RNA sequence: CAAGCAAAGAGGGUGAUCGCCGUCCGGGGAGACGAGCGGCUGGCUUCGGCUGGCCGUGCCGCCUGAACCGGAGGGAGGAAAGUCCGAACACUACAGGGCAGCGUGCUUCCUAACGGGAAGGAGGGGCAACCCUACGGAAAGUGCCACAGAAAACAUACCGCCUGGAGCCUGAAAGGGCUCUUGGUAAGGGUGAAAAGGCGAGGUAAGAGCUCACCGCUUCGGCGGCGACGUCGAAGGCAGGGUAAACCCCACGUGGUGCAAGACCAAAUAGGCUCCGCUUGAGCGUGCCCGGCUCUUCCACCCGCGAGGGUGGAGACGGAGCGGGUAGGUCGCUGGAGAACCGGGGUGACCCGGUUCCUAGAGGAAUGAUCGCCACCCUGAAAAGGGGACAGAAUUCGGCUUAUAUCUUUGCUUGCCGG
Numbered sequence: 001c002a003a004g005c006a007a008a009g010a011g012g013g014u015g016a017u018c019g020c021c022g023u024c025c026g027g028g029g030a031g032a033c034g035a036g037c038g039g040c041u042g043g044c045u046u047c048g049g050c051u052g053g054c055c056g057u058g059c060c061g062c063c064u065g066a067a068c069c070g071g072a073g074g075g076a077g078g079a080a081a082g083u084c085c086g087a088a089c090a091c092u093a094c095a096g097g098g099c100a101g102c103g104u105g106c107u108u109c110c111u112a113a114c115g116g117g118a119a120g121g122a123g124g125g126g127c128a129a130c131c132c133u134a135c136g137g138a139a140a141g142u143g144c145c146a147c148a149g150a151a152a153a154c155a156u157a158c159c160g161c162c163u164g165g166a167g168c169c170u171g172a173a174a175g176g177g178c179u180c181u182u183g184g185u186a187a188g189g190g191u192g193a194a195a196a197g198g199c200g201a202g203g204u205a206a207g208a209g210c211u212c213a214c215c216g217c218u219u220c221g222g223c224g225g226c227g228a229c230g231u232c233g234a235a236g237g238c239a240g241g242g243u244a245a246a247c248c249c250c251a252c253g254u255g256g257u258g259c260a261a262g263a264c265c266a267a268a269u270a271g272g273c274u275c276c277g278c279u280u281g282a283g284c285g286u287g288c289c290c291g292g293c294u295c296u297u298c299c300a301c302c303c304g305c306g307a308g309g310g311u312g313g314a315g316a317c318g319g320a321g322c323g324g325g326u327a328g329g330u331c332g333c334u335g336g337a338g339a340a341c342c343g344g345g346g347u348g349a350c351c352c353g354g355u356u357c358c359u360a361g362a363g364g365a366a367u368g369a370u371c372g373c374c375a376c377c378c379u380g381a382a383a384a385g386g387g388g389a390c391a392g393a394a395u396u397c398g399g400c401u402u403a404u405a406u407c408u409u410u411g412c413u414u415g416c417c418g419g
């Protein structure tokens, strides 16, 4: 100097003018209630009076503190996006047990939790710095592996090699060539992503773990490690593949619905109508089972000595349909699994302690517009000109994923040149 790898940050500054939202302080005085007064009027009466309702006024009392004005300080992100995970919170009250369903899947740790993060292990990619993994089990079972190929897993003999037999050709002979056939073979060739573990030597009629050494695999043991695993040794010729992001098996986890959750206030209508189920039955969750919990009322008539039984009706509960009213206001709504700094622990993610701070809360949706100067980027010798990405909170938080013009910093790898 060039090419890369990993991590972090910025993505405008400043001044002026005007505008918007909310908090606090001050001014201001809209509203409600009560007493008093005036008007209308009801009830009771022992005719003295007692007691209420409505309307108006309201300069007295009390409560609240509208509009408006002034001041102080504040106001949209690294992803606010996606709605993919997890939770807080709210309601539901069988958030009991089991099954199903769904989710996760190497080990250890972190976290409120997660399908997230950190550090490792194994496998793979890269010269390397580093990066990726949907990473439990194929010897429980079932399924699939197109085409090609002889054969795709209880698998297979197309070409070939060897042995025995027969025939033909050639040759002086030894032998050689071709065809058919019994038997052996899976080392060589071919097909394919993958073909009876790999490679080398010996052996064999030709071959084969047939034998041996090394590697792979299985079992046992030693050492190191919390562990996944690593490493060393011994024994064994040893199950002939892959695929579970196929079904499945194993381990762990899992109530449901969601701020359009929900709480309160006010108002209005028709506390409407019809049908079905219902007493040892009905209902309550979540698809099923077990268990648990709640309700099981009233009236009339008849039978009966009585207990009790029957019939009918109403009610409660559950379900279905038709019809009507309301859709207004307040809260939830921002002090948090919060942030910053310092100290301690830890390889780290993070944890513990102390100090300081409060940083949007709109409500059809505010957080902005204009101008000047400066900074940054592009073109240009200069002057000058042009440019600014992805993109706007809506209950909140922790992650993941996606989009992103440009600029800065730190560490590391490789190559070239120079000292």
Stems, first nucleotide, its partner, number of pairs: 001415010012374007020075002023072005031063001033061002036057009077390001081401002084399005089258004094291001096290004101254005106120005121135001122133004136249002141247002143243003158189002160185003164181007197215002200212003216238001217236008262331004272322006281295004297314007338357008376387004

The RNA shown here (Bacterial RNase P class A) has 419 nucleotides and comes from an Acidobacteriota bacterium. Taxonomically the source falls in Acidobacteriota (Bacteria, Pseudomonadati). Rfam family: Bacterial RNase P class A. The family's RNA type in Rfam is ribozyme. Rfam's curators write: Ribonuclease P (RNase P) is a ubiquitous endoribonuclease, found in archaea, bacteria and eukarya as well as chloroplasts and mitochondria. Rfam links the family to the GO terms ribonuclease P activity, tRNA processing and dimeric ribonuclease P complex.